Source information:
The prediction has a mean pLDDT of 81. A computed fold for a 730-nucleotide part of an RNA from a Candidatus Microgenomatia bacterium, annotated as large-subunit ribosomal RNA, domain II.
Context: one part of a larger RNA
RNA sequence: GCCGCCGAGUUGCUCUAUACAGCAAGGUUAAGUCCCAUUACGGGAUGGAGCCGAAGGGAAACCGAGUCUUAACAGGGCGAAAUCUGUGCUUGCACAGGGAGUUGUAUAGUGUAGACCCGAAACCGGGUGAGCUAACCAUGAGCAGGGUGAAGCUGGGGUAAUACCCAGUGGAGGCCCGCACCAGUGACUGCUGCAAAAGUCUUGGAUGACUUGUGGUUAGAGGUAAUAUGCUUAUCGAACCCGGAGAUAGCUGGUUCUCCCCGAAAUGCGUUUAGGCGCAGCCUCUUUGAAUAUGCACGGGGGUAAAGUUACUGAAUGGGUGUGGGGCAGAAAUGUUUCGCAUUCAACCAAACUCUGAAUACCGUGUUAUUCCCGAUGUAAGUCGGGAUGAAUUAUCAAAGGGAGUGAGUACCUGGGGGCUAAGCUCCAGGGGCGAGAGGGAAACAUCCCAGAUCCUCAGUUAAGGUCCCUAAAUCAUGUUAAGUGGAAAAGGAUACAUAUUUCACAAACACCCAGAAGGUCGGCUUAGAAGCAGCCAUCCUUGAAAGAAAGCGUAACAGCUCACUGGCCGAGAGAUAUGUGACCGAAGAUGUAACGGGGCUCAAACAUGAUACCGAAACUAGGAACUUUUAUAUUGUUUUUACAAUAUGGGAUUGGUAGGGGAGCGUUCUUGUUGCGUUGAAUGUGAAUCGUAAGAUUUGCUGGAGCGGCAAGAAGUGUGAAUGGCGGC
Numbered sequence: 001g002c003c004g005c006c007g008a009g010u011u012g013c014u015c016u017a018u019a020c021a022g023c024a025a026g027g028u029u030a031a032g033u034c035c036c037a038u039u040a041c042g043g044g045a046u047g048g049a050g051c052c053g054a055a056g057g058g059a060a061a062c063c064g065a066g067u068c069u070u071a072a073c074a075g076g077g078c079g080a081a082a083u084c085u086g087u088g089c090u091u092g093c094a095c096a097g098g099g100a101g102u103u104g105u106a107u108a109g110u111g112u113a114g115a116c117c118c119g120a121a122a123c124c125g126g127g128u129g130a131g132c133u134a135a136c137c138a139u140g141a142g143c144a145g146g147g148u149g150a151a152g153c154u155g156g157g158g159u160a161a162u163a164c165c166c167a168g169u170g171g172a173g174g175c176c177c178g179c180a181c182c183a184g185u186g187a188c189u190g191c192u193g194c195a196a197a198a199g200u201c202u203u204g205g206a207u208g209a210c211u212u213g214u215g216g217u218u219a220g221a222g223g224u225a226a227u228a229u230g231c232u233u234a235u236c237g238a239a240c241c242c243g244g245a246g247a248u249a250g251c252u253g254g255u256u257c258u259c260c261c262c263g264a265a266a267u268g269c270g271u272u273u274a275g276g277c278g279c280a281g282c283c284u285c286u287u288u289g290a291a292u293a294u295g296c297a298c299g300g301g302g303g304u305a306a307a308g309u310u311a312c313u314g315a316a317u318g319g320g321u322g323u324g325g326g327g328c329a330g331a332a333a334u335g336u337u338u339c340g341c342a343u344u345c346a347a348c349c350a351a352a353c354u355c356u357g358a359a360u361a362c363c364g365u366g367u368u369a370u371u372c373c374c375g376a377u378g379u380a381a382g383u384c385g386g387g388a389u390g391a392a393u394u395a396u397c398a399a400a401g402g403g404a405g406u407g408a409g410u411a412c413c414u415g416g417g418g419g420c421u422a423a424g425c426u427c428c429a430g431g432g433g434c435g436a437g438a439g440g441g442a443a444a445c446a447u448c449c450c451a452g453a454u455c456c457u458c459a460g461u462u463a464a465g466g467u468c469c470c471u472a473a474a475u476c477a478u479g480u481u482a483a484g485u486g487g488a489a490a491a492g493g494a495u496a497c498a499u500a501u502u503u504c505a506c507a508a509a510c511a512c513c514c515a516g517a518a519g520g521u522c523g524g525c526u527u528a529g530a531a532g533c534a535g536c537c538a539u540c541c542u543u544g545a546a547a548g549a550a551a552g553c554g555u556a557a558c559a560g561c562u563c564a565c566u567g568g569c570c571g572a573g574a575g576a577u578a579u580g581u582g583a584c585c586g587a588a589g590a591u592g593u594a595a596c597g598g599g600g601c602u603c604a605a606a607c608a609u610g611a612u613a614c615c616g617a618a619a620c621u622a623g624g625a626a627c628u629u630u631u632a633u634a635u636u637g638u639u640u641u642u643a644c645a646a647u648a649u650g651g652g653a654u655u656g657g658u659a660g661g662g663g664a665g666c667g668u669u670c671u672u673g674u675u676g677c678g679u680u681g682a683a684u685g686u687g688a689a690u691c692g693u694a695a696g697a698u699u700u701g702c703u704g705g706a707g708c709g710g711c712a713a714g715a716a717g718u719g720u721g722a723a724u725g726g727c728g729g730c
Base pairs, nucleotide, nucleotide: 001730002729003728004727005726006725011113012112013111015109016108017107018106019105020104021103022102023101026052027051028050032046033045034044035043036042056063057062066078067077068076069075084097085096086095087094088093089092116254117253119251123244124243125242126241127240128239134218135217136216137215138214139213140212141211142210143208145177146176147175148173152169153168154167155166156165157164181205182204183203186201187200188199189198220236222232223231224230229238257665258664259663260662261661262660267280268279269278270277271276281406282405283403284402285401286400287399288398289397290396295367296366297365298364299363300362306356307354308353313350314349317346318345319344320343321342322341323340324339325338326337327336328335329334371388372387373386374385375384376383377382409434410433412431413430414429415428416427417426418425439450440449441448454625455624456623457622459621460620461619465615466614467613468599469598470597474612476610477609478608479607480606486601492585493584495582496581497580498579499578500577501576502575503574504573513568514567515566516565518542519541520540523537524536525535548563551562552561553560626655628653629652630651631650632649633648634647635646636645637644638643666719668716669715670714671713672712673711674710675709676708677707685702686701687700688699689698690697691696
């Protein structure tokens, strides 16, 4: 890992609700006792103690349809009564009626118990451990070899005597080198190992605070410790074993058959609360009530968007005028600059401004009819069904009670706060989605676009989106684009087309080409120089077809080359501006084109506009089938009827679904009753066929070799794929 078996809402008591049953203003026994007899330790009597109900109020005494508070006969609180139910019709009147509990069984839920199952780390109690290891006690054992050469001693020297010196002797030392022994420094190997700590090489100590044998002592709130929180039997910030014990776990994981109906929430308030709870909100079921809800029509209030700023509050740019103050200049006059106030012109702003003021939203009232056609039925009145008109229906709302889940939300669009008008950011409000929603489109893609899947069909029509090939369907029309723009991006630069306006032009424009572009004059100043062309000032006149006291290049300064401007040549359009649209540059990233899904595409297979076809979904239609529900009719059953239930037929509508609520079933084991099968082959195993919406059921072949079913009920150790599940096999 696979397979098999096992594996999780149970049981006692309590309360609440619902269903059914008994009795009913009452209902019911408990323990105990007696009898019967044991198929599921049971059945039948007895037992009225007690409990619940029929009356409440008060803390209570107590009173009582009232009572409590109080001085109160007031007021108020809690109660009683009434509001209720049925029948009839003239549809708001009449008549009649009346308190309903309790016990049991089942189901659902609460509480209490382990309470759906598995899971801690821990806490406490009583014991077991020092055969490992730590320390200590008692008694034993061990340490090759080599080196160094302390004190002391002897001899000699030396001294007044010591001291001291030399030689020898001597053999000290937590001395040196180095086996055994003890340790474990570095590296490599080993890593399902040789080994739950080793091997190899290397290394430290090796007469000592050395190593070691045996026996003994210290025990968990403890011991021991040259302290490392080390060690205390592969376990140590408190050992191990058993017990309390199924500790507790607001946490994680798991929780087993089927079909049908409905179907959430991720919000508010509070919380030693924030990943948990309580109440409310939203879901479901039951009972009951109202006649609405959406839409439409009419009537309302508002102060948002917008707008406005001589209508206030505040903000705020430039100018004019008036006036006052300051600075500077000036002898002064005055000039200039700046600030304040008033006034005026123009421009401008506001969530906490408003003289104004929407759309929506919200509130209220009304309406939810009428009319017509067709069909069926009926003697007829009429009734029913279908269609048209109408926005239009089963569609709405509320209360009480039973059961919940949810209380981490999320991207997108719209209006905002925070942030950087950052974030797949964060916090609100409105919306439709996902969540809990499949299908088609967006290459792929919870959240975007289309569209809400009961089932079947090798039928049709469409939506979004598409129609060259991959790939179902157009190689449609007219323009634009040349950038593979399309198929990522700004300021800015430089462009194409269209439209509009405008300028020049046969009295010859625009562009190329030929010629001229002069004189006063080298203007004045400045300057070493300044001659059109460093800079400052001025910018005239003349000749002329035209020519700037010069728009560039150039020189040290001149010179030189162009330009403006003019003539010639040529002979028909040439410019400018604005707007719109398109395209270019701007444009650098990490494996490999890689910024159209790909191929590939250029009068397009790009973009814009337009037209007609077609494709395209689980949408819609067609045909068939089923479930649920509603309505009508008929039949049957129960019942005194009303009524209820079931079945059949016709019509209408519904049927995505997580948490979750409700309904109906299938299967397993056992029990009771009843009825059956089986050696002429039970259960089991394994194939096949048939039936049922499903869980499943039936028949049959083979296997197997002795038990097993149907029906009506009852009771549960009642359904497995998951829990790093348990056990076994492979």
Its Rfam family is "Bacterial large subunit ribosomal RNA". Lineage of the source: Bacteria > Bacteria candidate phyla > Candidatus Microgenomatota > Candidatus Microgenomatia (nom. nud.). RNAcentral holds the full RNA, with entries from ENA.